[in-house]
RNA sequence: GGGGCAGUAGCUCAGUUGGGAGAGCGUCGCGUUCGCAACGCGAAGGCCGGGAGUUCGAUCCUCCCUUGCUCCACUA
Numbered sequence: 001g002g003g004g005c006a007g008u009a010g011c012u013c014a015g016u017u018g019g020g021a022g023a024g025c026g027u028c029g030c031g032u033u034c035g036c037a038a039c040g041c042g043a044a045g046g047c048c049g050g051g052a053g054u055u056c057g058a059u060c061c062u063c064c065c066u067u068g069c070u071c072c073a074c075u076a
Stems, first nucleotide, its partner, number of pairs: 001072007010025004019056001027043005049065005
């Protein structure tokens, strides 16, 4: 330098022929218990990596940028 994959909640990830943003774990509250754990119920937490474009509408499509992983090439 070129190709591929990935970036969504604190963590690990799902999601979609373009229209509801979700799960598990964690955190907080309540219940149960003498207490803890476990279990049950509930809650908070995200402007979907950044910008632009297309569209009535973008996490999803297009372009640019960026971060990480990986493969190839080049150099000494």